[in-house]
Model confidence (mean pLDDT): 77 of 100. A computed fold for a 359-nucleotide RNA from a Candidatus Zixiibacteriota bacterium, annotated as Bacterial RNase P class A. The source organism's lineage runs through Bacteria, Pseudomonadati and Candidatus Zixiibacteriota.

RNA sequence: UGAAGGGGGGCGGCGAUCGCCUCUCCCCAGUGAUGGGAGGGGAGGAAAGUCCGAGCUCCAGAGGGCAGGGUGCUGGGUAACACCCAGGCCCCGACAGCCAAAGUUGUCGGGGACGGAAAGUGCCACAGAAAAAACACCGCCUCAGACUGGGGCAAGGGUGAAAAGGCGAGGUAAGAGCUCACCGCCCUGAUGGUGACAUCAGGGGCAGGGCAAACCCCACCUGGAGCAAGGCCAAAUAGGGGAGGAGAGGUGGCCCGCCUCGAUCGACUCCCGGGUAGGCCGCUUGAGCCCCGAAGUAAUUCGGGGCCUAGAUUGAUGAUCGCCCAAAACAGAACUCGGCUUAUGCCCCCCUUCAAAAU
Numbered sequence: 001u002g003a004a005g006g007g008g009g010g011c012g013g014c015g016a017u018c019g020c021c022u023c024u025c026c027c028c029a030g031u032g033a034u035g036g037g038a039g040g041g042g043a044g045g046a047a048a049g050u051c052c053g054a055g056c057u058c059c060a061g062a063g064g065g066c067a068g069g070g071u072g073c074u075g076g077g078u079a080a081c082a083c084c085c086a087g088g089c090c091c092c093g094a095c096a097g098c099c100a101a102a103g104u105u106g107u108c109g110g111g112g113a114c115g116g117a118a119a120g121u122g123c124c125a126c127a128g129a130a131a132a133a134a135c136a137c138c139g140c141c142u143c144a145g146a147c148u149g150g151g152g153c154a155a156g157g158g159u160g161a162a163a164a165g166g167c168g169a170g171g172u173a174a175g176a177g178c179u180c181a182c183c184g185c186c187c188u189g190a191u192g193g194u195g196a197c198a199u200c201a202g203g204g205g206c207a208g209g210g211c212a213a214a215c216c217c218c219a220c221c222u223g224g225a226g227c228a229a230g231g232c233c234a235a236a237u238a239g240g241g242g243a244g245g246a247g248a249g250g251u252g253g254c255c256c257g258c259c260u261c262g263a264u265c266g267a268c269u270c271c272c273g274g275g276u277a278g279g280c281c282g283c284u285u286g287a288g289c290c291c292c293g294a295a296g297u298a299a300u301u302c303g304g305g306g307c308c309u310a311g312a313u314u315g316a317u318g319a320u321c322g323c324c325c326a327a328a329a330c331a332g333a334a335c336u337c338g339g340c341u342u343a344u345g346c347c348c349c350c351c352u353u354c355a356a357a358a359u
Stems, first nucleotide, its partner, number of pairs: 001355011012324007020042008044330001048341002051339005056226004063256004068222005073087005088114001089112010115217002120215002122211003137157002139153006165183002168180003184206001185204008230281004240272005247261004288307008
């Protein structure tokens, strides 16, 4: 310098004029509204999706159980989570080494919806002989005969996503874990590790495939509804009408418990009809942001210091000019926050690897 990969940051800045929203102060005004003046502030990294988790509010309390729902390797973080960090195992790709081969080791990059298939049930189209007690298409061997039949085989070929573990040697009429060594798988033990697991040793020819993002089994978690929650004020109407009614109601379903109301002066349920749709609060000081230090591999935690950064409600940020410049794709808050997912352009900074050049 170039290429590939990974991580972080920014989303225009400064000044002036006019316009919009909000907050504080001042003036006029009895108060308020309105008006005027000065000053501070004013959309995002995703504000999107509404997919998780919470804060907060209400249901008397939110008790026990079932069903239902959710999660699914281990450890740690967090208010919590299906999130984040670290590790383990598995899979894929590239390069290099070992090996007769199967395979295996290392480096780099990527991915994992990662408990259980030896509890049971179910599914695997088409093709294929056959898709799980699997009846052999081509084929190999053998017997008899002469183009047919009998017996043995599942090693080779074919079909397929997948076909009775893999490779090599022996053995056999031909073959087959039939036998042997190695790899894989299962069981037991020892060592190391908090653990998932790893390594070693011994035993076993080995439960004849895959799918649980199929039903299911196992472990753990789980009240419900939601800011259109909820509360206050004001106003208006028809304190309307009908049916049922002895038990009824209590924020998903069922049961138990508990609580409340009621039994003809009727709790409660259903149907018809009428009024209101206004104002205020909730509403922004937060599990907040920035800097420094300490602990930790990290996520993060603790301590110190500094800062206050939208609160609209038919819903606010626009226009013009000048300078700087890299200069805009995706895109606009509506209770708030931690995540995930999706859309997306340009610029800046840092790290790793490879190649070339220079010193």